[in-house]
Predicted 3D model of a 61-nucleotide RNA (Fluoride riboswitch aptamer (crcB RNA motif)) from Dokdonella sp.
RNA sequence: UGGCACGACGGAGAUGGCAUCCUCCGCGAACCGCCGCAAGGCUGAUGAUGCCUGACCACGA
Numbered sequence: 001u002g003g004c005a006c007g008a009c010g011g012a013g014a015u016g017g018c019a020u021c022c023u024c025c026g027c028g029a030a031c032c033g034c035c036g037c038a039a040g041g042c043u044g045a046u047g048a049u050g051c052c053u054g055a056c057c058a059c060g061a
Stems, first nucleotide, its partner, number of pairs: 009026005016052006033042003
C1' cells in the first nucleotide's frame, strides 16, 4: 500500500410509530410492488415477529 473476513458506525428493505432479529448497501450504493399497448386491474400499513396507530368488512355489548 492492496485484497479478504470480522467488528464498529451510518443508511436501506413498495404508505405510519416503537422494540427485537434477519438481509442488503457504503453515497457512482442498497431501495423506489405487480399485470396491461392503453383504458384499466390486483396484494399488503411487517423483510420477519410482537405491540400501537390509521383504513375496510363482519359480529357482539
The coordinates come from a structure-prediction model, not an experiment, and the mean pLDDT is 80. NCBI's taxonomy places the organism under Bacteria, Pseudomonadati, Lysobacterales, Rhodanobacteraceae, Dokdonella.